[in-house]
Context: one part of a larger RNA
């Protein structure tokens, strides 16, 4: 000087580091005390305080036995469990094992729950629940080349598909395109068929007449999908409620919005810090937010992200010691 081992360090106490990772503090039981929110359960072991051993005294409470003698009692003993007070030991009384650090903003997913056996447990997947489409049963859908089989010895308060996920408030415009569903008085439109032409047969021609389809004519967006540019104007400026204009199938409502989505960006303005490309709260010029490929809220909940604050530490200023090991070394 090593270790996929331990322990302890004055003074500071995250200044270490992408990050408080690791360590540390916390702990178990009794008592007191306990916010904000809250879907009234909860949040909560919130926070935060105090006790915990051993002797004596004094009491209560329940059990049992037993006096008194009959009363809703009292007295005694012995168990048992408790209050309350003095007092004793130690550095410490849950002395050893065992045994929550806490609080507070925002995101994101309601929740428990499920996953990449052996690099990911997550916001991802499932999930109550909402919504859509479809199927009357010898249905529908799956699987079989078929027989057959499953759903199901179920029957629309079901069964299948498919989207969104709790709950609470909504879920706005467009059906032009693509899909879908339906209708159809005319068009179009095989093959058979009928009929005409092929000198006779045929071939082969040709006209009629039809199905689905296509055109045609509505309907659907919790189907795929989509939601504008350009001038001008208010008696400081600034903006523009208002006008005008191109054009669309409609021109993005409510909310939200530098966001888990903002390029420019370290946007700008406030709070937080001595100092912040962080965090929060605000602004909207949204590169390119937007409503079931759901918007926006949201108590509980998370080994989920992220910010911050107590408390607490060898992370660190800065190392040092010590145990065990291996190693070296000495001996055999």
């Nucleotide at each position: 000087a090593c270790u996929a081992a331990g322990c302890u360090a004055a003074g500071g106490g995250a200044a270490a580091u992408c990050g408080a990772c690791a360590a540390a503090c916390u702990a178990g039981c009794c008592c007191c005390g306990u916010a904000a929110c809250u879907u009234c359960g909860g949040a909560a072991g919130a926070a935060g305080g105090g006790g915990u051993c051993c002797c004596u005294g004094c009491g209560a409470u329940u059990g049992u036995a037993u006096u008194c003698g009959u009363a809703u009692g009292a007295g005694u003993g012995c168990a048992a469990u408790u209050a309350c007070a003095g007092g004793g030991u130690g550095c410490a009384a849950u002395a050893a094992c065992u045994a929550g650090g806490g609080g507070g903003g925002c995101c994101c997913g309601a929740c428990u729950g499920u996953u990449u056996a052996a690099c990911a447990a997550a916001a991802a997947c499932a999930a109550a629940g909402c919504g859509a489409u479809u199927c009357g049963c010898g249905a529908g859908c799956c699987u079989g080349c078929a027989a057959a089989g499953g759903u199901g010895u179920g029957u629309a308060u079901g069964g299948a598909u498919c989207g969104c996920u709790a709950c609470g408030u909504c879920u706005g415009c467009c059906c032009a395109g693509u899909g879908c569903c339906a209708g159809c008085a005319c068009u179009u439109c095989a093959a058979a068929c009928u009929c005409c032409g092929g000198u006779u047969c045929a071939a082969c021609g040709g006209a009629g007449c039809u199905a689905a389809g296509a055109a045609c004519u509505g309907g659907u967006a919790a189907a795929c999908g989509g939601c504008g540019g350009g001038a001008a104007u208010a008696a400081c400026u600034a903006u523009a409620a208002u006008u005008c204009u191109c054009u669309u199938a409609a021109g993005g409502u409510a909310g939200c919005g530098a966001a888990a989505u903002a390029c420019c960006u370290u946007g700008u303005c406030g709070u937080u810090u001595a100092a912040a490309u962080g965090a929060c709260g605000a602004c909207c010029u949204g590169c390119a937010u937007g409503a079931a490929g759901g918007g926006c809220g949201u108590a509980a909940c998370g080994a989920g992200g992220u910010c911050c604050c107590c408390a607490u530490u060898g992370u660190c200023c800065c190392u040092a010691g010590c145990u065990a090991g291996a190693g070296u070394c000495c001996u055999c």